[in-house]
This is a predicted structure of a 1556-nucleotide RNA (small-subunit ribosomal RNA) from a Bacteroidota bacterium. Model confidence (mean pLDDT): 83 of 100. The sequence is in RNAcentral, with records from ENA and SILVA.

RNA sequence: ACAACGGAGAGUUUGAUCCUGGCUCAGGACGAACGCUGGCGGCGUGCCUAACACAUGCAAGUCAACGGGAAAGGGGUAGCAAUAUCCCGAGUACAGUGGCGCACGGGUGAGUAACACGUAGGCAAUCUGCCUUCAGGACGGGGAUAAUUCCGCGAAAGCGGGACUAAUACCCGAUGAUGCAGCGGCACCGCAUGGUGACAGUUGUUAAAAGUUCCGGCGCAAGCCGGAAUGCCUGGAGAUGAGCCUGCGUCCCAUUAGGUUGUUGGCGGGGUAACGGCCCACCAAGCCUGCGAUGGGUAGCUGGUCUGAGAGGAUGAUCAGCCACACUGGAACUGAGACACGGUCCAGACUCCUACGGGAGGCAGCAGUGAGGAAUAUUGCGCAAUGGCCGAAAGGCUGACGCAGCGACGCCGCGUGAAGGAUGAAGUCCGUUAGGAUGUAAACUUCUUUUGCAGGGGAUGAAUGUUCCCGAUUUAUCGGGACUUGACCGUACCCUGCGAAUAAGGAUCGGCUAACUACGUGCCAGCAGCCGCGGUAAUACGUAGGAUCCGAGCGUUGUCCGGAUUUACUGGGUGUAAAGGGCGUGUAGGUGGGGCUUUAAGUCGGUGGUGAAAUCCUGCAGCUUAACUGCAGAAUUGCCAUCGAUACUGAGGCUCUUGAGUGCGGCAGAGGGAGAUGGAAUUCAUGGUGUAGCGGUGAAAUGUGUAGAUAUCAUGAAGAACACCGGUAGCGAAGGCGGUCUCCUGGUCCGUAACUGACACUGAGGCGCGAAAGCGUGGGGAGCAAACAGGAUUAGAUACCCUGGUAGUCCACGCCUUAAACGAUGGAUACUCGGUGCUGGGCCGCAAGGUUCAGUGCCAAAGCUAACGCAUUAAGUAUCCCACCUGGGGAGUACGAUCGCAAGGUUGAAACUCAAAGGAAUUGACGGGGGCCCGCACAAGCAGUGGAGCAUGUGGUUCAAUUCGAUGCAACGCGAAGAACCUUACCCGGAUUUGAAAGGCCAGCGACAACCGAUGAAAGUCGGUCUUGUAGCAAUACACGCUGGUACAGGUGCUGCAUGGCUGUCGUCAGCUCGUGCCGUGAGGUGUUGGGUUAAGUCCCGCAACGAGCGCAACCCCUGCACUUAGUUGCCAUCAGGUCAUGCUGGGCACUCUAAGUGGACUGCCUACGCAAGUAGCGAGGAAGGUGGGGAUGACGUCAAGUCCUCAUGGCCCUUACAUCCGGGGCCACACACGUGCUACAAUGGCCGCUACAGAGGGUUGCAAAGCCGCGAGGCGAAGCUAAUCCCAAAAAAGCGGUCUCAGUUCGGAUUGGAGUCUGCAACUCGACUCCAUGAAGCUGGAAUUGCUAGUAAUCGCGCAUCAGCACGGCGCGGUGAAUACGUUCCCGGGCCUUGUACACACCGCCCGUCAAGCCAUGGAAGCUGGGAGUACCCGAAACCGCUGCGCCAACCCCGACGCAAGUCGGGGAGGCAGGCGUCUAAGGUAAGACCAGUGACUGGGGCUAAGUCGUAACAAGGUAGCCGUAUCGGAAGGUGCGGCUGGAUCACCUCCUUU
Repeated sequence: ACAACGGAGAGUUUGAUCCUGGCUCAGGACGAACGCUGGCGGCGUGCCUAACACAUGCAAGUCAACGGGAAAGGGGUAGCAAUAUCCCGAGUACAGUGGCGCACGGGUGAGUAACACGUAGGCAAUCUGCCUUCAGGACGGGGAUAAUUCCGCGAAAGCGGGACUAAUACCCGAUGAUGCAGCGGCACCGCAUGGUGACAGUUGUUAAAAGUUCCGGCGCAAGCCGGAAUGCCUGGAGAUGAGCCUGCGUCCCAUUAGGUUGUUGGCGGGGUAACGGCCCACCAAGCCUGCGAUGGGUAGCUGGUCUGAGAGGAUGAUCAGCCACACUGGAACUGAGACACGGUCCAGACUCCUACGGGAGGCAGCAGUGAGGAAUAUUGCGCAAUGGCCGAAAGGCUGACGCAGCGACGCCGCGUGAAGGAUGAAGUCCGUUAGGAUGUAAACUUCUUUUGCAGGGGAUGAAUGUUCCCGAUUUAUCGGGACUUGACCGUACCCUGCGAAUAAGGAUCGGCUAACUACGUGCCAGCAGCCGCGGUAAUACGUAGGAUCCGAGCGUUGUCCGGAUUUACUGGGUGUAAAGGGCGUGUAGGUGGGGCUUUAAGUCGGUGGUGAAAUCCUGCAGCUUAACUGCAGAAUUGCCAUCGAUACUGAGGCUCUUGAGUGCGGCAGAGGGAGAUGGAAUUCAUGGUGUAGCGGUGAAAUGUGUAGAUAUCAUGAAGAACACCGGUAGCGAAGGCGGUCUCCUGGUCCGUAACUGACACUGAGGCGCGAAAGCGUGGGGAGCAAACAGGAUUAGAUACCCUGGUAGUCCACGCCUUAAACGAUGGAUACUCGGUGCUGGGCCGCAAGGUUCAGUGCCAAAGCUAACGCAUUAAGUAUCCCACCUGGGGAGUACGAUCGCAAGGUUGAAACUCAAAGGAAUUGACGGGGGCCCGCACAAGCAGUGGAGCAUGUGGUUCAAUUCGAUGCAACGCGAAGAACCUUACCCGGAUUUGAAAGGCCAGCGACAACCGAUGAAAGUCGGUCUUGUAGCAAUACACGCUGGUACAGGUGCUGCAUGGCUGUCGUCAGCUCGUGCCGUGAGGUGUUGGGUUAAGUCCCGCAACGAGCGCAACCCCUGCACUUAGUUGCCAUCAGGUCAUGCUGGGCACUCUAAGUGGACUGCCUACGCAAGUAGCGAGGAAGGUGGGGAUGACGUCAAGUCCUCAUGGCCCUUACAUCCGGGGCCACACACGUGCUACAAUGGCCGCUACAGAGGGUUGCAAAGCCGCGAGGCGAAGCUAAUCCCAAAAAAGCGGUCUCAGUUCGGAUUGGAGUCUGCAACUCGACUCCAUGAAGCUGGAAUUGCUAGUAAUCGCGCAUCAGCACGGCGCGGUGAAUACGUUCCCGGGCCUUGUACACACCGCCCGUCAAGCCAUGGAAGCUGGGAGUACCCGAAACCGCUGCGCCAACCCCGACGCAAGUCGGGGAGGCAGGCGUCUAAGGUAAGACCAGUGACUGGGGCUAAGUCGUAACAAGGUAGCCGUAUCGGAAGGUGCGGCUGGAUCACCUCCUUU
């Protein structure tokens, strides 16, 4: 420089993240179909299903070879005519003999996994009609036969017999080489057999149509002669076509592993055009196969087509090449060619005709019909063109083909109008009612006329052909002219006229994915490709408006490729996601060290051939454009041949030593096998001592023991295992191996460098080894211990715990062959910073120590990894070989095969089902995990509750109604700070309807108001009396009221899961976050963790963090001290006055107090400890000391917590009622259960009397004094007080005195009777209080449970709100005034850190299995049914072949007879044929199996399914750690035994490592 033009992702697992991984979508395509819609044209295309069955028509004929030979019609003659006859028609039509064609063209894809196809070659192993070319030839004879005619049979199809005749039909003979065959040569060539030669020799052998047509000449004619064309015979060559052979390529299944007897080869024959077991006889025993034979399934192959960046994948419609087939099966004939789609024969099935005797047929040709199906067209025109057959030609035939018709089936093009046109009509939709959208869209104005309709003009496609004319030439022919031939078609195209006129739909609008609102619906109806929508506010359903995308189409469905690197050659993986074989040995195979050399198979390059055309691509061109088409080029990535190159690989040869091995010298070791032997312990036995228990557990019991156990001593027996040493020590391939000694034996390591000289690595199959459990036979049996028994535990306990206990565990021999057989990590080799231990050798060194090889651990760099992590012992970087994976479940299951005595092992699916299943890490939450810490959480205390009676609330029940809400803590003296009516929402009854209250409009009437009557329970209804506002002259207006109307009011009706607001709770717990930076792929982390400290994320120190915010604290209020200021209604020290007495008065403001401000407390000081923060102190000071006490204050958030009945509010619902008013009732019921309280049970008390001391409040519809009356509640009364003034108001417990004396009481007061008071319209349901009487339960309360840490608990009274009245409740106030806290093990709650997790709706989580119900697919099964293939046997059509052939036969031969001859007749032979027989064989039959499919009573498990049953196995230490293998047991999950694993939490120890 040229070339190259090419690769996009998304959704979905999670609370979130990264990864793995599947599912799904966006794209393109189609011979399509379906739904809705549909104007035109061009070019294409159209039974993918039943190779199912076919009515009807057409699709293959034609011809100067031959012999026959019409008719209609026309004309002539004769005849009146019928008619007869002649000519034309016509040697025509027609049928026949004969030639060529019918093997092409056209259809289809059933079969076929094969030399069928593709590609490249071969035939020295072949044929080839017509065609071209070359050479030669074509002579002499003969006998038949169809047609026709006669006779006969038959329904028909058709057949038989007699007679006549022709040929380019048939036969005989001759001739004959260059053909063929035999023999033997020469030359050249090749590829083994061999090939070639128009080179030559020899022997034998083989042919034909003397035709036909035309022209010329001769001839009366028949015919003869010459010429031409065509045809015929033989041979050579070519071309074309065909046949055969070979290399390579060509689907799935190994749950198809062995197959084969003409099989493999040979010899000799036969057969074929030709090679060949193609066929036959004989001989040999081969041949194919893991590089996949055989079997099964599926399938026509290719050029191409679709897709894809490509590599690939899928596909094989139309067009083109090849193959196969023609109703099914078999067979041959004819022929150049067939074993023949529209030929023959036979068999079979089916259909049709029939006179029942017998016949006919084959649309997978073109149309068409039925059937099948989601689905695929006209019984059209024409041979005008292109092509085919016949013919010399004209021509004939041609459903090939050319055209037309139908179908939006596809591609392409055009149109349905264009321009202007509103602050924008109407309608519709939305709306906050302002408006917005549809929308320049329409209307309207001005244009245009493609399409359409009408009229007119009008092609290309035509070349040919016959005859005629002209010209040229090689007289075959060529060129020109005239005439003539068009199905499509009066079509394309052009012109004119008319008039916006004739022409728009479909899908979608939650995300992916462009496009949003309203109404309806209410987990219904429905949608959905995936995720998912719908349970009353649905952008997801349906409709509408609007929008988006395409547009004569648009969507849906189906299929293929893509995306999918999701089978990975390009281009994946295997520690934990799916995936390394349990381990070794070794066969095939794959791979392989250094040097030299040869070769050139791979490899690379050049050249040649081929890779059909069409298609694709590029360029140009033709239809107005495009689609479409033409031309040219490129490409066809392949195969073959040939020439070269030789680096690498391969192959041959030579060589080397470093890989590997051997030798020699050493070392270590639980390596293996066998034998012997030792002590401790256990159990048992015997004996002694000894006495009541022992044993066992959380606690017990079973068990054992007075017949003497346990304990203890001695002795003996038995079996099994080997403490300490012992160690992330050693050995082994793995499993695994542990007392000691001996024998036998395998391997490693180190050193040396003598030997061999690549001998190596890996390793499909194969073979061997292989824990535990288990099996067989025989031993053995102490301990332990599945099963089993008993005892416990428990709701149950087929378990965990306990007491026993059998297989087994042990030995020998033989099986089994599996484990979490694990480092969840295959083997080998090389390379890639380091540090530090241990084991075994070597070297240097006196030693310390250093170094090297082999092994074994830990930490860590680069690198890798999704992360965790790995990291010279790789999971790093590379090479080689093997094994394995491809979503979860179904399932390691079923079936089959194989191994095993069995158990079972190995190999190993599918239907169906889900949209996930999974790995690592993160944040939370949780744990019957851990650590630290806090709290009246426990403990230590005090007083209670739970028992009684009553009050009150709730549940339940009841009721006409018992209105509603609140429901663990955090509902239950709660909403309710007060239900007799009212309240009130509930029930019954009576009433009202623009309404009880609000504001607006319209109309009418009228002032309004007030009063009275009737009725009634009231509300209400009816009626009456009275009155007439303001302004204006008036009309009228305004105000108010009433009546009617209209929109509207009203609703304690629903939804607190549509909401606002408010509130509760965790919790006054100390937490919750952000910015920037840093770390991590990311979620996220860091900060906020750590060490201390605190009440506190309070503070300090440290630190990849540095800062900040909301919380904590402080700031605010009350209280505790002081001071200042101020002194009335408060106070009274001093002064004065007065009273029985009192701050009563003057006065004063010192004190108390009041109420405003200020100060004070900050670990500030001291001591101790500490780096600091801070902590400790019967420290000091101070009224107060470590936030002094109390209050207010409640972070981010949680509980869909509570409230629609406080209020507000969306939506829905009711509107003479779900609204409103009234009377009465209910909310107060009462077998019962619970909560919260009050009063008690008494002597720390009750009762009586006397005497003190508060604080904080309230008071004019009010508080009410004094005084009087009443036992009392209370009444009368009225001073004072709008309050530091007066009143409520008496404080009570306490104190003093008295009495009671332990009892159901002088305790306790319920209940009941009677009598009252007060409030109120009214105390019956249903008020409070008083008095008299009555005098219940109750004698300190089971399990359980509550509050409280100081002025607190306990106890005592006082006040207030609500309120007419009603307080044991609530909210406040003061009086008296304790006990205890060792401490944080435990219960509860909380905070921080850490750990595990299968949880994330977050443990009230998740989740397993049986059983029960429904649905689905599937395995087994006595059998039943069907199918294709094979084996054996039987039968055996037609045909070929062979044999036979007495029968039949014209040609040739021989003989005989007759005849002059021609010839005729007879006989025989040759040859042929019918027939017969045989071989072979289709179909059929029989038999026994194998295989496949369907079905099957019953049966097995599996999957799925809002709310079934039983348990609780797993996830946390999941409450007995779990899991794997095995055995056994059990309703089930599962339990237990033996061995193994960590993929176990926690604590401690050991070892190792890191840091100091």